[in-house]
Predicted 3D model of a 73-nucleotide RNA (transfer RNA) from Candidatus Giovannonibacteria bacterium RIFCSPHIGHO2_01_FULL_45_23. RNAcentral records the identical sequence in 3 taxa. Model confidence (mean pLDDT): 82 of 100. It matches the Rfam family "tRNA". The organism belongs to Candidatus Giovannoniibacteriota, within Bacteria.
RNA sequence: GGCGCAUUCGUCUAGUGGCCCAGGACGCACGGUUCUCAUCCGUGUAACACGGGUUCGAUUCCCGUAUGCGCCG
Numbered sequence: 001g002g003c004g005c006a007u008u009c010g011u012c013u014a015g016u017g018g019c020c021c022a023g024g025a026c027g028c029a030c031g032g033u034u035c036u037c038a039u040c041c042g043u044g045u046a047a048c049a050c051g052g053g054u055u056c057g058a059u060u061c062c063c064g065u066a067u068g069c070g071c072c073g
Base pairs, nucleotide, nucleotide: 001072002071003070004069005068006067007066010026011025012024013023018056027045028044029043030042031041032040049065050064051063052062053061
């Protein structure tokens, strides 16, 4: 330098055009339970890497950028 793949709550991940103001687990906060802690139960918390395009509609498709990984030279 070329090619490919990946990027979603604090962490791990599901979803791949509308059914989704994005679901789950862990974490965290509060409450209940407990003499207390832990466990358990309930409620809440918080995310589509960035810019542009296509479309009536984009987390999803396309292009570019960034970061990471792999392959080739």